RNA sequence: UCCACGAAAAGGCAAACCCGUCGUGAGGCGGGGGCGCAAAGCCACGGACCUCCGGGCAGGAGGCAGCCGGGUUACCGAA
Numbered sequence: 001u002c003c004a005c006g007a008a009a010a011g012g013c014a015a016a017c018c019c020g021u022c023g024u025g026a027g028g029c030g031g032g033g034g035c036g037c038a039a040a041g042c043c044a045c046g047g048a049c050c051u052c053c054g055g056g057c058a059g060g061a062g063g064c065a066g067c068c069g070g071g072u073u074a075c076c077g078a079a
Stems, first nucleotide, its partner, number of pairs: 005077002012037002017032006035066001041072003045069003049063005
């Protein structure tokens, strides 16, 4: 130095819920708020789940990264 790992330290993010706002909706954004998180930074590539269209099926279009897997970047440095 790099990989792995996750004690300590410095910090970081921000669940539910509430308010405002956008959206048919899932949900997004902003403020408050903290359940938690070593990638709870980023990416919708593969699944799962959710929404809309469709009489229904098939199919299509979306959402979700804090559901799992994968890709990529990264602070610190004990065992």
A computed fold for a 79-nucleotide RNA from Rubrobacter sp., annotated as c-di-GMP-I riboswitch aptamer. Rfam family: c-di-GMP-I riboswitch aptamer. Rfam links the family to the GO term cyclic-di-GMP binding. Model confidence (mean pLDDT): 89 of 100.